[in-house]
Molecule: c-di-AMP riboswitch aptamer (ydaO/yuaA leader)
Organism: Vulcanimicrobiota bacterium
Order: sequence, then structure tokens, then C1' cells
RNA sequence: ACUGAAAGAUCACUGAAUCCGAAGCAGUGCUUCGGAGCGGGGGAUUUCCUUUUGGGGUGAAUGGGCCGAUCCAGACGGCGGGCAGCGUCGUCAUGGUGGUCCUAGGGCGGUCUUUCUCGUCCGAACCCGUCAACUAACCUCGCAAGUGUUGAGAAAGAGGAGUU
Repeated sequence: ACUGAAAGAUCACUGAAUCCGAAGCAGUGCUUCGGAGCGGGGGAUUUCCUUUUGGGGUGAAUGGGCCGAUCCAGACGGCGGGCAGCGUCGUCAUGGUGGUCCUAGGGCGGUCUUUCUCGUCCGAACCCGUCAACUAACCUCGCAAGUGUUGAGAAAGAGGAGUU
């Protein structure tokens, strides 16, 4: 000097999920209360909409093609004294589950905002419980969780630091 790993601090990212004060417990914090700030839900009139094909909420996370046949449901056929119920075997691939490719939409590329180009990633999960459109007043809830980028570029604007 370069590369890789771990821990901590700082810094930074997704996200509404931050800051301040008091008290307590504990020792990088947690809990309770209050405030500021940010975010979500419910909720008139008027208007709109249409309720088992249930419907709805948070979220970027919608929609579609192809493949296959592990499991569940379904259809068809055979067998079981076999009408029903039921069991079992086989086939199908209608739905879900499984795999893969795309996609509405979304994130990142380290001073910030916007636009363009390029690169790269996500395109989930959960909740309510038959019920909620919008919605003034009003009511109410949350402030988590998870991570590691710069040595991508151009344009416009803003801001900061350093030097003189």
C1' cells in the first nucleotide's frame, strides 16, 4: 500500500417510525407520562358507488406468459358385496401450492432538489372480520423493524466548507 473478516463509533440507506422534558428500571438501552413534529385509520351534509363472485386496510409490491405435478381442493374412469356416505388406484391440469421469465409500480448510485442517460436491486409480508367511498367538526392509533453505500455521468438551481 492492497484485499478479506469481526467488533465499536461516526456517517449513510429503506421506512411515518424523529426530537425534547420528567420519573423509574437498568446500564450503548428499556418502560411510563407529557409536548413538538411526522404518519395511518374511523367519521356528516352533498355527490358518487354497489354488497358470497363477500368486502376492506397498511405497503412500491400490481398484472401476465411458460414449465412441472410435491401436496390440498376439483373433474373423469376403474376396483372394493357397493345405492348413498366412504376408501383406494390411475388420468387430467380447473384453482391454490412449486419453479421460471416478464410487468404496473418502487429503491440505491454520499451535500441537497429536479430532469435525462447508464448500471444495479425490489416487485413482499401482514392485518380487519361481514363491516368502513369521499368527508367539516370530532374521535382514535403508530413513531417499529431491518441494513451498508461513495471511486456512475451530464444539465439546471440551491447550500456548505476551505483559501485569498